[in-house]
Model confidence (mean pLDDT): 80 of 100. Small-subunit ribosomal RNA, 5' domain from a metagenome, 517 nucleotides, folded computationally.
Context: one part of a larger RNA
């Protein structure tokens, strides 16, 4: 000098865009953050209509209007945090002749015929509660057989090609195994299946490289290193097991310890380099602590389950409930870090045929000079120069065109009027289609912006003035009080302390502290 997620002191007009627990991965009151589908289905309640009836009501039909439940899809995304991790975690480039892939696109084929259970519900029982038990009823796009079987899996036979000689690949035949849900019809859906250099992921290996510090850490290792066989997995593999061999790593730093999420980037620097990884983006890891599996295309699963532990809460003392490192918010810690806001209007996501519902993602608003940027606090004229103040050699000098005064302007702010873009998708109608037409939808927001009214009116501070370093005098003080980044000032004329006047610098900021280059 530059920089910062900063803090502190004094001061503070407006706007735009950003940004805001760096500390306790400390504990959390309250609300919300993941639902949706009636065009899969049952029941209860309700509404409407009709019939009968004076009525209560009964029966029949319609209606997803509300609720519960079964079923489907989603809940593995999105959002948070940085604990752990020195590692194929990350970055980068390559290999898999060792893989799976819901939803999406696509090829081919089929959708035949049966059966069963169960929740909700009803009844009974237990419990303080959380909740549970038993009996009975019932449906389906729930579940289970059967038939059918192109393709595919596995196995057998066989032919060709490649080839690292152990397999790969292409083809033919045979055996085995595996499907399904409807509808008047359409649309849509479900089933099996080939393919997808379509999408989205996951896993392992290798290589090659890169990836903190410590040798006051020098030896480490028995599933350890390799082989055979088997098991397991979506799949390769000591991944696991049995047997066999005795290996494997290491001063080119093994092992151990300490620290740490990695990167794109960011800051600095002429560069080389150094420092750093907050916001945004990619990857990883984690979800009270530890462990485990279930479901599923996908999890070993933040707002799922089970076990153990600590903590908190409820309890009728028998037993239960909970997990903000989601958004707000609270306590605590700390030098220090925000609203218990609005809306799904847009973008995106989940479900749905759609209307639509949900969405603390997101879009916005609020708070904070925390940062960057822009604007304003007025402009012109105006005296040999008012007053006041300071100083003085008492003549004067300075403040100073500064003010007053005259003329002008009105940004921003105030008030009044008008007032958006962001909104065309979707829906409905017409049309074979292309396309055309129609009604509706804005949180922000009466905001941005535009026009108008009035008045210089409402808007300047902070640090410094001995040298470095731009800027000087008077008084007070008297090695005191104090200053100080370094050198150093102060002991009676202090340009260095304090105050006044004056001056210098920056400016809605200015200084100080901390940290990096």
């Nucleotide at each position: 000098g530059a920089g910062c997620g900063a803090a502190c002191g004094c001061u503070g007009g407006c706007g735009g865009c950003g940004u805001g627990c760096u500390u306790a991965a400390c504990a959390c009151a309250u609300g919300c953050a993941a639902g949706u589908c009636g065009a899969g289905u049952g029941c209860g309640c309700g509404u409407c209509u009709g019939u009968a009836g004076c009525a209560a009501u009964a029966c029949a039909g319609a209606u997803g209007g509300c609720g519960c439940a079964c079923g489907g899809c989603g809940c593995a995304c999105g959002g948070g945090u940085g604990c752990g991790u020195a590692a194929c975690a990350c970055g980068u480039g390559g290999g898999u002749a060792a893989u799976c892939u819901g939803c999406c696109c696509u090829u081919c084929g089929a959708u035949g015929g049966g059966g069963a259970a169960u929740a909700a519900c009803u009844c009974g029982c237990c419990g303080a509660a959380g909740g549970g038990c038993g009996a009975g009823c019932u449906a389906a796009u729930u579940c289970c057989g059967c038939a059918u079987a192109a393709c595919a899996u596995u196995c057998c036979u066989u032919g060709g090609a490649c080839c690292u000689c152990g397999g790969u690949u292409c083809g033919a035949g045979g055996a085995c195994u595996c499907a399904a849900a409807g509808c008047c019809g359409u649309a849509a859906g479900g089933c099996g299946u080939c393919g997808g250099a379509g999408g989205a992921g996951g896993a392992a290996c290798c290589c090659g490289c890169g990836c903190a510090c410590g040798a006051u850490u020098a030896g480490c290792u028995a599933g350890u290193u390799g082989g055979u066989a088997g098991g397991g997995u979506a799949a390769c593999g000591g991944c696991c097991u049995a047997c066999c061999a005795a290996g494997g790593c290491u001063u080119u730093g093994a092992u151990c310890g300490u620290u740490a999420g990695c990167u794109g980037g960011u800051c600095u620097g002429a560069g080389a380099g150094g420092a750093u990884g907050g916001c945004c983006a990619g990857c990883c890891a984690c979800a009270c602590u530890g462990g485990a599996a279930c479901u599923g295309a996908g999890a070993c699963a933040c707002g799922g389950u089970c076990c153990a532990g600590a903590c908190u809460c409820c309890u009728a003392c028998g037993g239960g409930a909970g997990g903000c490192a989601g958004c707000a918010g609270u306590g605590g810690g700390g030098a220090a870090u925000c609203u218990u806001g609005c809306a799904c209007a847009a973008u995106g996501g989940g479900c749905g045929a759609a209307a639509g519902c949900c969405u603390g993602a997101u879009g916005c608003a609020g708070c904070g000079a925390c940062g960057c940027c822009g604007c304003g606090u007025g402009g012109g004229g105006g005296a040999u120069g008012a007053a006041g103040c300071u100083u003085u050699u008492c003549g004067g000098a300075g403040u100073g065109u500064a003010a007053a005064c005259c003329c002008c302007u009105u940004u921003c702010g105030a008030c009044c009027c008008g007032g958006a873009c962001g909104a065309a998708u979707g829906c409905c109608c017409c049309g074979c289609a292309a396309g055309g037409g129609g009604a509706c939808u804005g949180a922000c927001g009466g905001u941005a912006c535009g026009g108008g009214u009035a008045u210089a009116a409402g808007a300047a501070g902070c640090c410094c003035c001995g040298g470095c370093u731009a800027a000087c005098u008077a008084c007070g003080u008297g090695c005191c009080a104090g200053c100080a980044g370094c050198c150093g000032c102060g002991g009676u004329a202090a340009g260095a302390c304090g105050u006044g006047g004056g001056g210098g610098g920056c400016c809605a900021g200015c200084g100080u502290u901390g940290c990096u280059c």